[in-house]
């Protein structure tokens, strides 16, 4: 100088205040007072994934559609998360990045430029050995893809030989494809040998393959209470082999007796539950490279409604500025980021002043 | 709290197999008129909300992360 991982994100005391719960006192009650205890976060946020929970009365099967995921092995309740490992890329290195199946199933696209954007083709150029013509300079037919040029991308690269000029035409090395055998649970790695190169790119275009997924969400939903007009219009289906039953269709069972949708109109804007003991926190031990898991001990740790968790003072801590000083330091002043639970949990992403620790280059 | 939609010129909006971004109104300049309006001719004006990725190439109904704005919802009968 840098890389990675983890942690904190002001501390203590005093005074005043706020919310929940318990207890005590006063009061018929409404309520008031006292006291004890608890009281935001690493992201409580975005609502991007995965679950719990609740409802759609419900169960089963198949097909289709839609959405998602994508090397391999594992962790987990589950995941698009995490761990390990493999391949590719970057860095001197610690290490970092990686939506990483299939382009030989098929379709589609590749603008402009360029001869040609993929069954092939030739603008400039090179050659003109062969055939023909010739005024003997050469020209035409024809050959070629080495070189130039276009483009993001041009049908392997370098060298030697070869040739009229050239060309995997031949050879060596590299790349590519197939690959006996060996190692690994696997992805994959090493690789004898073979092939003269045959299959350019895009799948975060359609699609194919494999796997996963029913929908809605605590304003879900349950109970109590109050009030009103158990109303009206339109539309769909059916009147019993129907209709509806949470993506669609079909089938089997089952439930309802009329069902469903949109709009207008009427009433209430109250209470209780859901609602916090949980995939819970901390410590130790054991297993595992790790994610994580198991056992033991210990702790109870916000919650209510538009919704509390704050303010002041003193001292200290980190840091900044000014002055003084050779340094150590002293004095004065400023000043503490992002942000605010709303059913809960596991992740991801985003915001964040500043600081600490460990390992490594 | 939950769910859904939108963002393109000053304003209102178009913009499909991804290939250099347009219309109307408004603005400005000129002509016409004594002058103005109307009319005619012309001109300028764009980080396609912002960042990253895929792709040779992105305003894209390609993917993803943020920002801003708008809308909907309770219960009874």
């Nucleotide at each position: 100088a840098g890389a990675u991982g983890g942690c904190c994100g002001g501390a203590u005391g005093g005074c005043c205040g706020c919310g929940g719960c318990g207890c005590c006192c006063c009061g018929c009650a409404a309520g008031g007072g006292g006291u004890g205890u608890c009281g935001a976060g690493g992201a409580a946020a975005g609502u991007c994934c995965g679950g719990g929970c609740u409802c759609c009365a419900c169960g089963g099967a198949a097909a289709c559609a839609c959405g998602g995921u994508g090397a391999c092995g594992g962790a987990u309740a589950a995941c698009a998360u995490c761990c390990g490992c493999c391949g590719g890329g970057g860095g001197c290195g610690a290490c970092c990045c990686u939506a990483g199946g299939g382009a030989u199933a098929g379709c589609g696209c590749c603008a402009c430029a360029g001869a040609a954007a993929u069954c092939a083709a030739a603008c400039c150029g090179c050659c003109g050995a062969u055939g023909c013509c010739u005024u003997c300079g050469g020209g035409c037919a024809g050959g070629u893809a080495a070189g130039g040029g276009u483009g993001a991308a041009a049908c392997g690269g370098u060298g030697c030989g070869g040739u009229a000029a050239g060309a995997g035409c031949g050879c060596a090395c590299c790349g590519c494809g197939c690959g006996a055998g060996c190692g690994g649970c696997a992805a994959c790695g090493c690789a004898a040998g073979c092939g003269g190169c045959a299959u350019g790119g895009c799948a975060a275009g359609c699609c194919c393959c494999a796997c996963c997924g029913g929908g809605a969400g605590c304003a879900a939903g349950a109970c109590c209470a109050a009030a009103u007009a158990g109303g009206g219009a339109c539309g769909g289906c059916a009147u019993g082999u129907a209709a509806u039953c949470u993506g669609u269709u079909u089938c089997c069972g089952g439930a309802u007796a009329g069902c469903c949708g949109u709009c207008c109109g009427g009433g209430u804007a109250g209470g209780u539950c859901g609602c916090g003991c949980g995939a819970g926190g901390c410590a130790g031990c054991a297993g595992g490279c790790a994610a994580c898991u198991g056992c033991u001990g210990u702790c109870c740790c916000a919650g209510a409604g538009g919704a509390a968790u704050g303010g002041c003072c003193a001292u200290c801590c980190a840091u900044c500025c000014g002055c003084g000083g050779u340094c150590a330091c002293g004095c004065g002043g400023g000043g503490g980021a992002c942000a605010g639970a709303a059913c809960c949990c596991g992740g991801c992403u985003u915001a964040c002043a500043g600081g600490c620790c460990a390992u490594c280059u | 709290g939950c769910c859904g939609g939108c963002u393109u010129a000053g304003c209102u909006c178009a913009g499909u197999u991804g290939g250099u971004a347009g219309a109307g109104c408004a603005a400005c300049u000129g002509a016409u008129u004594u002058g103005u309006a109307a009319u005619c001719a012309g001109u300028a004006g764009g980080u396609c909300g912002c960042g990253g990725g895929u792709u040779c190439g992105a305003a894209c109904u390609c993917c993803u992360g943020c920002a801003g704005c708008c809308g909907g919802c309770a219960c009874c009968a």
This is a predicted complex of two RNAs, RNase P RNA and transfer RNA, with 438 nucleotides together. Rfam match: Bacterial RNase P class A. Gene Ontology terms of the family: ribonuclease P activity, tRNA processing and dimeric ribonuclease P complex. Its mean pLDDT, the model's own confidence on a scale to 100, is 78.